This is a predicted structure of a 677-nucleotide part of an RNA (large-subunit ribosomal RNA, domain II) from a Thermoguttaceae bacterium. The source organism's lineage runs through Bacteria, Pseudomonadati, Planctomycetota, Pirellulales and Thermoguttaceae.
Context: one part of a larger RNA
This record gives sequence, C1' cells and structure tokens, in this order.
RNA sequence: UCCGGCGAGUUAUCGUUUGCAGCGCGGUUAAGUCCUUCCGGGACGUAGCCAUAGGGAAACCGAGUCUGAAUAGGGCGCAAAGUUGCGGGCGAUAGACGCGAAACCCAGUGAACUACCCAUGAGCAGGUUGAAGCGCGGGUUAUACUGCGUGGAGGACCGAACCCACUUGGGUUGAAAACCGAGGGGAUGACUUGUGGGGAGGAGUGAAAGUCUAAUCAAACUGGGAGAUAGCUCGUUCUCUCCGAAAUAGCUUUAGGGCUAGCCUUGAGCCACUAUCAGCCGGGGGUAGAGACACUGAAUUGGCGAGGGGCCCUUCCCGGGGUACCCUCCCUAACCAAACUCCGAAUACCGGUUGAACUAUCUCAGGAGUCAGUCCGCGAGGGAUAAGCUUCGCGGUCGAGAGGGAAACAACCCAGAUCGCCGGCUAAGGCCCCGAAUAGAUUCUUAGUCACUAAGGAAGUUUUAUUGCCGAGACAGCCAGGAUGUUGUAUUAGUAGCAGCCAUCAUUUAAAAAGUGCGUAAUAGCUUACUGGUCGAGCAAUAGGGCGCCGAUAAUGAACGGGAGUAAGAAUCUAGCCGAAGCCGCGGAAUCGCAAGAUUGGUAGGAGAGCGUCGUAUGGGAGAUACAAGGGAUACCGUAAGGAGUCCUCGCGGCCCAUACGAGCGAUUAUGCCGGA
Repeated sequence: UCCGGCGAGUUAUCGUUUGCAGCGCGGUUAAGUCCUUCCGGGACGUAGCCAUAGGGAAACCGAGUCUGAAUAGGGCGCAAAGUUGCGGGCGAUAGACGCGAAACCCAGUGAACUACCCAUGAGCAGGUUGAAGCGCGGGUUAUACUGCGUGGAGGACCGAACCCACUUGGGUUGAAAACCGAGGGGAUGACUUGUGGGGAGGAGUGAAAGUCUAAUCAAACUGGGAGAUAGCUCGUUCUCUCCGAAAUAGCUUUAGGGCUAGCCUUGAGCCACUAUCAGCCGGGGGUAGAGACACUGAAUUGGCGAGGGGCCCUUCCCGGGGUACCCUCCCUAACCAAACUCCGAAUACCGGUUGAACUAUCUCAGGAGUCAGUCCGCGAGGGAUAAGCUUCGCGGUCGAGAGGGAAACAACCCAGAUCGCCGGCUAAGGCCCCGAAUAGAUUCUUAGUCACUAAGGAAGUUUUAUUGCCGAGACAGCCAGGAUGUUGUAUUAGUAGCAGCCAUCAUUUAAAAAGUGCGUAAUAGCUUACUGGUCGAGCAAUAGGGCGCCGAUAAUGAACGGGAGUAAGAAUCUAGCCGAAGCCGCGGAAUCGCAAGAUUGGUAGGAGAGCGUCGUAUGGGAGAUACAAGGGAUACCGUAAGGAGUCCUCGCGGCCCAUACGAGCGAUUAUGCCGGA
C1' cells in the first nucleotide's frame, strides 16, 4: 500500500415545539391492591400534577392589583382551553457523536540495572627508579656537611591480566535498542571486584552531569479516581427531490472560541397598491470640479508703492542720500490645500404620484450554518500614487459554478449545466496547417516588427502643415578668387586673423572677417565665411500624425502554443462562415400552479420522499424432478439507493411476498482496530 471483517448523534429523566390520537359542563393517575387463558394484559386506586385569576416583597385585595396623597399617570394583568399519551425536531442534566493528551491525586511494587554507604572476602605477570633510616670512610672541638654501601619509600616510572572509554574507521531496516577493529588512559590505589546488607518517588542517591533509581527520570513503575479535561486536530457509513447562506455589526481575559442581530430554511398568519422597478414632481446636501480682493493657511514674481529696523556715505546739530540686508502692509501677475470655500454638479438618498410585475416585503413559531474570505474594476487611507501588500466604501467573480475563449491558467472575457438527440441559430473568440470556419477593397510596415518595457537617441519611411530660397539660375559638387593699410593697439621671451585683454576702422573690389577651424617657438602652410564661373530644377528649415530602428545583459534552448507566414503583420471598410451544457426544435422526468405556463448548478445548512440490512407480529406463498439461504457467471428491469430471471456450485438448515412495529441498520479515508497478502 491493497483485500476482508469491526468501527462513531445512543439511552434515561425533565423542558419546549410540531404531527397524530383520547377526553374536554376539565384532563390524568403514582405507589399499591384485586383479577387473569399462553404473563401479553384488564379493573380499581384522585395522594399528587397541570389547567381553571391575577397583582404585590408582604400583610392583603381581587378582574383587577402594585406604586402613590391621588379618583392622576405608569407597570403587570382581564376580554383566545386545556390536559394525557405516542412519534418527529431541538434544548438541559448525565461520559452524551467517536478516537486522542501532556498532566493531577490515592494505594501499592521496585536498589537483580545503576549511584552512595556498611560488613566480610578476593585480585594486581614482569621490569625500572632508589626517599627516610642505618653501617663504614672522609671531615669538625663536637655538630654540620660529604663519599661508598646497605635499605626498600612512593595517590613514583614502563607494561600484561583487570578497569576505563580520548581519537578514528566500520556498523547505523546493525552480528549488537551502544557493538567490532586499530591506536589511547589507569594499572599498590581517592584502585578493581565477589557475597551479604541499608535507605525510594517531591523521596532516595549524587567527587554535582538534573546524573542515577531495572533499555523509563526537571519527579520511576503498576493498579485505581477515569470514559479526567481537550474553546484543539482527525474521522463520522445508502439514494433522490425542493430551497439555499456567511466569512459582517455590537459585546466578550475577546480575537482560529462564544452570545445577540444580519443573511438561509420549514410551517402558520397577513393580501396592504407595504416592499421592488420605471417615469414624472418636490426636497436637503457641500463630494467631483472649480475658485483666489470670499475667509483660513501655504507659496512665487515685479513695483522710481507705504511704514519700521539695520548697514554705508555726508553732516556740529537738524537733516539729506544710497542699499541684489530684515520685517509688516498695499498694488500687480501667476499659483496651491483631506482637516480652505464666494461657488458647485453627476449619482446616491428621502417624500409624493402614475404605471409595471411569472416578483417580493412584513409578523409569529421550529431548525440552522456563518464570525480566517479571495481576486478583478472603480473611489480613498497607510506604504514609495511599491507588493499576488495592507485597511475601508461601491459593484462583480470565485467561494458554493460546470461549459466556450484567454496555449496551459479558482477570482479575466462570454455564459449560469433537469435528462436524451449523429438537429438548427448565435456569444466571447476565431476562419493558411496542426484545428471547426474566408473572401474582397484601400493604405501602411521590411523590423520576422507582428510575437515583453521606459526615459532618451537617430537625414528609417510615410503623411499633414508653416516659413524661406529658386530659370534675374536656388541647393550639392567641380574650377577660380578669398586682397591692401597691417605684424591693428596693448601685453609678452615671442604672439603676425587664430594664448589672453581692448577696439573691430578704412581702402581696392564681383567678393574677401582686424577673421570659422586645423597648424607654427613665432612666421609659414591648409581651410571657412564671402564672390564669380560651370551645371540645370527643385532646395532648406521648423512643427505635428502613422508604422518601424536603437536603447534590450544570466545562468540547459524556451517572451507568436508550434509549423510556417512579407501577409497568414498593422489600420480602416464590406460581405460571409465557424463557434458553448447560452437560445431554439423534438422527446421524457420532477417541482409549483385551477389552468396557461414557469422553474429544476450548488458547499455549510433547512425541508421532503424513498431503497436496503437484522429482528418481532399477523396474513399469504413456493417446495418431492424437492426447495431456500450463501458463493460464481450473466447481454434483463427501474429516475437512484436497488430489484428480478437463467445456468453452475452448495446440501436439509430454512426462505420469499404484503402490512405494521422495533433497531447494536448501510464505510474509499479516523498516522483507526483485528486478520491476511
């Protein structure tokens, strides 16, 4: 993982609501007693309970009563029948749909593992070092000191047994729930070890690591309280039909839980022009926009406007002048605001009225679920006018929605699936091939743009417009000229058109700068402006539109879905076609409805109708060629759960149908349990 079996809303009591039944000038018995055929039941039993009157804390009063001074006002009542049983829904109390803690408490069992202690025993190959003391010699007055011996100390040295476990390789569904190999440490000691004994669960023991206390330790194990509790996770078993949500508000030691409301469902009531939609009429507003001598605030320009202050100059003082200094005010021009408004929409909202409609709203009662929402468009706050971000408002989708399109793609576009059909028409989107369906007209694009992106850049190309030059010859090219005073003045080592400063005249001219660029140390040289000739028809500049180009860099090759395409690309136009579970046609089913007809996607959830299993009771049935259950095969029937028939197997048990009743009544999932593969 698979197969088979088992496996989860039960039962009791009380309450509430609904259906059915009995009685109702009330209903009903409990314990118990008596009777009784098959123990199923029948009768009695009125103690009690509910109803029949309420109000008040109570005394008490009473269709009223309480409060109150009140005859007022107000609160609760009166003016509607209940009760008993059975069935269904739901609630409460119980384990209360099932499985699941970590824990807490009580009583016991454990020191055969391990930690420590006590008693009594045992073990430690071999080798090395050579402390104290002692002896003899030297030495001293004597000591001290010293040499040689002797001696045999030590948590001494090396190293087996023994004990340990530092490193590393293997092992890691192991040979092993801690091992194997190679090295390593201690090895006369705070050493190791046998046997017996001691103390224990908030306790022991601990050279202390929260270590160890039987593979279990920040509180052992076993049994019990016990089905602890679990606002948490998972699971919760047959079918069809009707309707069908929510992810919000308020409160919450509340935020992944709850309660009430909102939204769903079932039943009853109410049919009012109540809700809804459309037209018209009447309203209030301060949003979008706009505005600025209409305020508050922000912020810019100008003024040979005004006032005040500072600074500078002048002045003995008074005063005067200047100011690209500062502040306030005024004027002018342009401008900004969610917390500005002299103004001011569209919508929305409220009221009235007319009309429409297969509609709903509203009230009461039973049952819920929902309280994590999501993306898209629009209006906003937060953020960076970031986020598949976050928080609101309005709408839509998904959620709970299948189908067609977008290559694939919950939330985008089209469109809401009752069932069947080898029928038709369309939507979005498409029509060269994959792949259903296409042709025509005009223009553009050369980039495979199409088929990712910006600021910015460019004699790409096309089109529109404006301005200027042009047969008195434009523009480009070519030929020629491009001079003189003069090397202007000044500066400079020098600077002659060309480092820089100042000036920028005059002459000859068809024209020629006191010089456009290159160049030289400075000259020189080349070139331009400008002019003539040649040539012979358009040229130049600016602004806008269309389609293209560059900008364009990431890790396997991947940015039309692919092939391919110069249209099969882009824009505009025309006429067609394809295309969905949409719409239509034909046939069937169900719901609602008198009918006509309309409707039938669906999670949580509400309501309804059924299928099947086991058993009980009553009635019926097959069966001697026995029959039935169970098992295997099967092309039959039914809208589904399901139900027959036939054949084979099995072999004496039981079975089938109808009606009624009762349940240990339905499993693909609980890291479910047991067995098997």

The coordinates come from a structure-prediction model, not an experiment, and the mean pLDDT is 84. It matches the Rfam family "Bacterial large subunit ribosomal RNA". Gene Ontology terms of the family: ribosome and structural constituent of ribosome.